[in-house]
């Protein structure tokens, strides 16, 4: 650089519940651990949710379409603690 332990000291926090925000997805904060060596940060590519508004129709349904979500999906940049062993 890499690697990554039943190691120290320590960090984060899944599903649920509550509150509020929002068309939803989803997002804060508190509670709470299923995980996690980057689960620290960035929507940059990719892939997943989601459809208020758009287009379409009939002011309906379906359907399409991100600019909205998600970095705890998988790559990619960018930073970083410790060190049994290699």
């Nucleotide at each position: 650089c890499a690697c990554g332990a039943u190691a120290a000291g320590g960090g984060c926090a899944a599903a649920c519940c509550u509150a509020u925000c929002g068309a939803a997805a989803g997002a804060u904060a508190g509670g709470g651990a299923c995980g996690c060596a980057a689960a620290g940060c960035u929507a940059u590519g990719g892939g997943u949710c989601u459809a208020a508004g758009g287009c379409c129709g009939a002011u309906a349904a379906c359907g399409c379409c991100a600019u909205g979500a998600u970095u705890g999906c998988c790559a990619a940049g960018c930073u970083g603690c410790c060190g049994c062993u290699u």

This is a predicted structure of an 86-nucleotide RNA (c-di-GMP-I-GGC riboswitch aptamer) from Desulfocucumis palustris.
The sequence was found by an Rfam model in a public genome assembly.
Rfam family: c-di-GMP-I-GGC riboswitch aptamer. For this family Rfam cites "Bioinformatic analysis of riboswitch structures uncovers variant classes with altered ligand specificity" (Weinberg et al., Proc Natl Acad Sci U S A, 2017).